A computed fold for a 1382-nucleotide RNA from an uncultured prokaryote, annotated as small-subunit ribosomal RNA. The coordinates come from a structure-prediction model, not an experiment, and the mean pLDDT is 82. The sequence is in RNAcentral, with records from ENA. It matches the Rfam family "Bacterial small subunit ribosomal RNA".
């Protein structure tokens, strides 16, 4: 939120210790006392406000404050304690104020015991009666008083209990960006005060006392038994219930008292509230209710003193919001119920479906029964015991009153309470939500929404199929509840005591030396501090735990035990740690000989260079760069050659070579001077190690003073590149760099690796010693450094691996998601630049390491391709074709859109096509099936109309048959349906393009890796090739590659028409015919070509190079043929299809229009002087033909027609002599006899039909254009360039697209360079993968936090003013009985 039956039992202002209206929470005693009223049985009694006592300090209630001896737990001495008990004593006279007596007060007197004080003689210091009952003894008058007695009260006091005060050992949050605090401070000494120790207060004296084992100071907070979580060990809380504390409108005082410095008391001060006659007054819910506020949020203004407990009282009783009940709240914990069984036609309905069915579901109804609880009636416990009255017996007493014990009758006490619990009664009757269903986590489908609207603890869900959104039907969990929100603990080994870490993920201080602490080598003694055992003492109750009772169980309620790891006394023990004594030499260290070294400081000295000054020689450039250029130079640069001056650094040696703590440290002498390391003996005898804080040391830059300056060089200048260039490159140059002193104190100060010390396989360098063998080469052996590899082990993995990051000890430093940030304050140092110490709001969900696969790179290696280069010929410029885009249009239908869309679907838009628009028409429809009913189907003619399609006539009666009918066709109804080139190619199948004919892409078993993966496939050679050899933790395979198929190049054979003709014959001279089957040719079969053959190279190997041999020589040429995969490439308009969508229209039909518009943009193309024309001559291949190719002859300048022969084709046509070519003629470099666009007239063909819009052909016209910027395309041989020839679709309509053949080159040095592309390595913060990622500014927005003229609060400290109540002191003053004195 939402939903609600019942009873038990707990709990219930967490905020505002924020203000409170109105009631009740502390009174009692007449057996202390007097007064008033009022009643009487005259004995008395009730009931008021006071005087006295007792108790208002106890219970209740909150938790502001406090970080304290306040609390918790041990221990202590220098104290009080009303009521309670306990022991022995005491209680007597007398004045005074008041309306009154008595208490009470003050005085005297006595005494006991104690106390205090002493000048040691002594002095001071108590009391109070009440009631009851007897008169035996005294007095008088029965009956009283004295008195007796018993209760209670009273003083004083000994002791106990309880119950207070003090002191104290340890324990007790957070922040050092709080590091020093304290003057009554710490402590004597004496006083004072107090119930009691004490600076608690004073006077003097000392100069002390806390503090890194955190004083002070700020913040936070009552603590604690214990609750709550954890496996413990923690870590968070301290409701309720108990124990202490503290407070009581705020602040402050004190009286009274046994006790406060008093919650419901007093003063006084403040703020706030009420009344007031305005003069003055009252007032305190952090007591129970309750009210307003404030909150997300928390109850009745009840009942009763019956129980328990408390206060008064002798008592009876009285008061008790303490207490026990009641009532509100599902807050919580626990119980019970809401029915049981049986029931398949597996109803109906809802949901869902591949339509069958499946699910809700034994679930309902329907039958059979029960009745807990709720409801109505009725019975009915237990909480009650006392006291109080009778008797009885007992103790007290002189007493049988009185009084108190004890037993025994007997009366009486219940708020709860309509109790609890038990019995009848009626009827399934009154009682079920609620949250989720995508993993995490149990539970799935439909609609409906379409990055919208939602949702979400986290990953993430939603962009048209959503198990994630809503809704439903279903199902899973809980169940009087379920969900959500805050919130502690757990998981978190994610502050690690138990239990973590710092080469690179956060993390080692830049290096020393040392203080304080921590830690320590062996022997023996000895103590008992820490350790270990035992025994006491405590550790309140409640709680947790165990066992048992008690409510029908349980919650709960009770009794016992256990446990409370803790502190305190004591005992015993002595391994070990630590004290203490006394020892030892293995640790550290002196002492002596020697070694190597850029270890440091200081003072000297040299030479090579560059610079700048002088002279000489010498002339026109130098110098610089990719290329300039600025700059120097005829006033003589620049080269050269001598002389000189002046600073800085010290070539070669030189070397993972030495030294040093680290920074660092380099000619060569000399002084002084740290340390390492060697070897043999001798001494000291633990003297060590580490180090917070300290303190020195510290590269470059930088600052401060004076000095010095060649060269180099931050700024700055000037040239340059540049799109700009405050840069990179050039000239030039100034701090600076050097020296002195003095500062700074930081670096990737890095081995990114802290200091010590033991231990743990090897090998191979190198430096210094030292020692053995030696054939003097060289080898073993030890030690200190300093490198390489490497086992064990360790690491997340890279790596490390005796120089550890391995196993181990001691000691320091650091770290705890990224960012904000090593930033702000703040403090310290510092001139100063800065440095050190070091947050916090606010943000993200990630930041990072180390390796893997891939891409990618203006990284590298190899190596490929007309990719480059070399060539050759085009586009880009003109015109026209054509296709796009863009515009325009009623409509210009749709779709491709880098490569890979653009003469692309479309191999062919006048109409149809067509899908666009416009207009006219149909609605079961142009098409498909079923139904029912007619009718052969067809077919020819009229009318209207742009047709569609209305509408009239007319011919026409079919096929099979088992006579029932059936088959097809053609109308008409009627609904089931068709239909859709509407949508979505990002739902899809099915096709395709492309990288790309690139050489690539896998898999199995094995092995290595935690593991993603790797290896195979990588390497060395070759290739065109993951094409082969070799090698190799791989072996082997699989889909590409290669080859197998077509065609071509040669030869064989077979065969001989329509094709063929060497020879032979014939002949109309045409292979035209006999004939012939060699040849070409055709289309069948085969051969050849495999790096086989020979020589070199190469590793004896794949393989190369070159050679013969052949037609062909190295995959001979060309096709087909396209691996895994990418492009959410393309296509819903070729088909198919899921969803959606429309249905008299988005479906169907007619007719005309559009696709064909046009100032422009682009691709693709023809076309143009090595050419044009005109006449003569030659040479092909491949197709194609019956709705057809169409021959000859005629007709026309032609297009083309007329007439008609062959041919269904190696025969006949298309098709001619094919064009380019070639001979010859003419033009002869011009806008032309180049060009051929516009155009005007005549025509021809096809087709209903050439306007919009076809193709040809004839005259005429004759337009840009004279070889085309930047830029771009093709092509490696029968290839480019040229150059004609046919096909397909096609009535007609190609410069286009397939295809076929003549003619027929040029280049290729190479592979740097641009594209692409393989392999291998590298780097990498990319992984929708460089068209990737990401930085900064600036625009607006919002969030957090600053800064700002100013305003205006809280604490705390010091100093100073005024100062209320109150308490102590002192000093005046007044009054006064006893008493004293006079």
């Nucleotide at each position: 939120g939402c939903u609600g039956g019942c009873g038990g039992u707990c709990u219930g202002c967490u905020u505002a210790a924020c203000a409170c209206a109105u009631g009740c929470a502390a009174g009692u005693c007449g057996a202390a006392c007097g007064c008033a009223a009022c009643c009487u049985u005259c004995g008395g009694g009730u009931u008021g406000a006071g005087u006295g006592g007792c108790g208002g300090a106890c219970g209740g209630g909150u938790g502001a404050g406090u970080a304290a001896c306040g609390c918790g737990u041990g221990a202590g001495a220098a104290u009080c304690u009303g009521c309670c008990u306990u022991g022995g004593g005491g209680u007597c006279g007398g004045g005074g104020a008041c309306a009154a007596c008595c208490a009470c007060u003050c005085c005297g007197u006595a005494u006991u015991a104690g106390c205090u004080c002493u000048a040691c003689g002594g002095a001071g210091u108590a009391a109070a009666g009440a009631a009851g009952g007897c008169c035996u003894c005294u007095a008088u008058u029965u009956a009283u008083a004295a008195g007796c007695u018993u209760u209670c009260a009273c003083u004083a006091u000994u002791g106990g209990a309880g119950g207070a005060g003090c002191c104290u050992g340890c324990g007790u949050c957070g922040g050092a960006u709080u590091a020093g605090c304290u003057a009554g401070u710490u402590g004597g000494u004496g006083g004072g005060g107090u119930a009691a120790a004490g600076g608690c207060c004073c006077a003097c004296c000392a100069a002390g006392g806390c503090a890194a084992c955190g004083a002070u100071c700020c913040g936070u907070a009552g603590c604690u038994g214990g609750u709550c979580u954890g496996a413990g060990a923690g870590g968070a809380c301290g409701a309720c219930c108990a124990g202490c504390c503290a407070c009581a409108c705020u602040g402050g005082a004190a009286c009274u008292g046994a006790g406060a410095c008093a919650c419901g008391g007093u003063c006084c001060a403040g703020a706030c509230u009420c009344c007031u006659a305005c003069g003055g007054g009252a007032g305190g819910c952090a007591g129970c209710a309750g009210u307003g506020g404030g909150g997300a949020a928390u109850c009745u203004u009840g009942g009763g003193c019956a129980a328990u407990g408390g206060g008064c009282g002798c008592a009876a009783g009285c008061c008790u919001g303490a207490c026990c009940c009641a009532g509100c709240c599902a807050u919580g914990c626990c119980g019970c119920g809401u029915g049981u069984g049986u029931g398949a036609a597996g109803a109906a309905g809802g949901c869902u479906c591949u339509a069958g069915g499946g699910u809700u579901g034994u679930a309902a109804a329907g039958c059979a029964c029960u009745u807990u609880c709720a409801g109505u009636g009725g019975u009915g416990a237990a909480g009650a015991a006392a006291a109080g009255u009778u008797g009885a017996c007992g103790g007290u007493c002189a007493a049988u009153a009185c009084u108190c014990g004890u037993c025994a009758g007997c009366c009486c006490u219940g708020a709860c309470g309509u109790u609890a619990a038990c019995c009848a009664c009626a009827g399934a009757a009154g009682a079920a939500g609620c949250a989720c269903c995508g993993g995490c986590u149990a539970a799935c489908u439909c609609c409906g929404u379409g990055c919208c609207a939602g949702c979400a603890g986290c990953c993430g869900c939603g962009g048209u199929a959503a198990u994630a959104c809503g809704g439903a039907g279903g199902g899973u969990g809980c169940g009087a509840a379920c969900g959500u929100u805050a919130a502690u603990c757990g998981g978190a080994a994610u502050u690690a005591c138990u239990g973590g870490g710092c080469g690179u993920a956060a993390a080692g201080c830049g290096c020393g030396c040392g203080u304080a602490g921590g830690c320590g080598g062996u022997u023996u003694g000895u103590u008992a501090a820490g350790u270990u055992g035992g025994a006491u003492g405590u550790g309140a109750a409640a709680g947790c735990c165990c066992c048992g009772g008690g409510c029908u169980c349980a919650a709960c309620c009770u009794g016992g035990g256990a446990a409370u790891u803790g502190c305190g006394u004591u005992c015993c023990a002595a391994a070990c740690u630590g004290g203490c004594a006394a020892g030892c030499u293995a640790g550290a260290g002196u002492g002596c000989a020697g070694u190597a070294g850029a270890g440091g400081a200081a003072g000297g000295u040299g030479g090579a260079a560059u610079u700048c000054a002088g002279g000489g020689u010498g002339u026109a450039g130098c110098g610089g760069u990719g290329a300039a250029a600025u700059g120097c130079g005829u006033a003589g640069a620049u080269a050269u050659c001598c002389u000189g001056a002046g600073g800085a650094a010290c070539a070669c040696c030189g070397g993972u070579g030495g030294c040093g703590a680290a920074g660092g440290c380099g000619g060569c002498c000399u002084u002084c001077u740290g340390g390492a390391c060697u070897g043999a003996c001798a001494c000291u005898g633990a003297c060590g190690c580490u180090g917070a804080g300290g303190u020195g040391c510290g590269a470059a830059a930088g600052c401060g003073u004076g000095g010095g300056g060649a060269g180099c060089a931050a700024a700055c200048a000037g040239g340059a590149u540049u799109a700009g260039a405050u840069a990179c490159c050039c000239u030039g140059g100034u701090a600076g760099u050097c020296c002195a002193c003095g500062c700074c104190g930081u670096a990737a100060a890095c081995g990114a690796u802290g200091a010590g010390a033991a231990c743990u396989a090897g090998c191979c360098g190198u430096u210094g010693g030292g020692g053995g063998c030696u054939u003097c080469g060289g080898u073993c052996c030890u030690u200190g450094g300093u490198g390489g590899c490497g086992c064990a082990g360790c690491u997340a993995a890279c790596g490390c691996g005796a120089u550890a990051a391995g196993u181990u000890c001691u000691c320091c430093g650091c770290c705890u998601g990224g960012g904000g940030a090593g930033u702000a304050c703040g403090g310290c140092c510092g001139c100063a630049a800065g440095g050190u110490u070091a947050a916090a709001a606010c943000u993200c969900a990630a930041a990072u390491g180390a390796a893997u696969u891939g891409a990618c790179g203006g990284g590298g290696g190899c190596c490929c391709g007309c990719a480059c280069a070399a060539g050759c010929g085009g586009u880009g410029g003109a015109g026209c074709a054509u296709g796009u885009g863009g515009u325009u249009u009623a409509a210009u239908u749709c779709g491709a859109u880098g490569c890979a869309a653009c003469g692309c679907g479309a191999a062919g838009a006048a109409c149809c096509u067509u899908a666009c628009c416009u207009g006219g028409c149909c609605u079961u429809g142009a098409c498909a099936u079923c139904c029912u009913u007619g009718g052969a189907a067809u077919u020819u003619c009229g009318c209207a109309g742009a047709a569609a399609c209305g509408u009239g006539a007319a011919a026409g009666u079919g096929c099979c048959u088992u006579c029932g009918g059936g088959a097809g066709c053609c109308a008409a109804g009627a609904g089931a349906c068709a239909g859709g080139u509407g949508c979505u190619g990002c739902a899809u199948g099915g096709c395709u393009g492309u990288c790309g004919u690139c050489a690539g892409c896998u898999c199995g078993u094995g092995u290595c890796g935690u593991g993603a993966g790797a290896u195979g496939u990588u390497g060395g050679g070759u290739u065109a090739a993951g094409u082969c050899c070799c090698g190799c933790a791989a072996c082997g395979a699989g889909c590409g590659c290669a080859a197998c198929c077509c065609c071509u190049a040669u030869c064989u054979c077979u065969a001989g028409u329509u094709g063929u003709c060497a020879g032979c014959g014939a002949u109309u001279c045409g292979g035209u015919c006999g004939g012939g089957a060699a040849c070409u040719c055709u289309a069948g079969a085969g051969a050849g070509a495999c790096u086989g053959c020979c020589g070199g190279u190469g590793a004896u190997a794949a393989a190369c190079c070159g050679g013969a041999g052949g037609a062909a020589g190295g995959u001979g040429g060309g096709g087909a043929u396209g691996a895994c995969g990418u492009c959410a490439a393309g296509u819903c308009a070729u088909c198919a299809u899921g969803g959606c969508c429309c249905u008299u229209a988005c479906g169907g039909c007619c007719a005309g229009g559009g696709c064909a518009a046009c100032c422009c943009u682009c691709g693709u193309g023809c076309c143009a002087a090595u050419g044009g024309u005109c006449g003569g001559g030659a040479c092909a291949g491949a197709g194609g033909g019956c709705a057809g190719c169409g021959a000859a002859c005629c007709u026309g300048c032609g297009a083309a027609g007329g007439c008609a022969a062959g041919c269904u084709a190696a025969u006949c046509c298309c098709a001619g002599c094919a064009a380019a070519c070639u001979c010859g003629g003419c033009c002869u470099c011009a806008g032309u006899c180049c060009g051929g666009a516009u155009u005007g007239g005549a025509g021809u063909c096809u087709g209903c039909a050439a306007c919009u819009c076809g193709a040809c052909c004839c005259c005429g016209u004759g337009a840009a254009g004279u070889u085309g910027g930047a830029a771009u395309c093709g092509c490696u041989a029968g290839u480019a360039a040229u150059c004609g020839u046919g096909g397909a679709u096609c009535a007609g309509a190609a410069u286009g697209c397939c295809a076929c053949g003549g003619u027929g080159a040029a280049u290729a040095c190479g592979u740097u360079c641009c594209c692409g592309g393989g392999c291998c390595u590298u780097g990498u913060a990319c992984a929708c993968a460089c068209c990737g990622c990401c930085c900064g500014u600036c625009a607006c927005a919002c969030c957090a936090u600053g800064g700002g003229a100013g305003c205006u609060g809280g604490c705390c400290a010091c100093g100073c003013c005024c100062g209320a109540a109150g308490u102590c002191g002192u000093u005046a003053c007044c009054c006064u009985a006893a008493c004293c004195u006079u």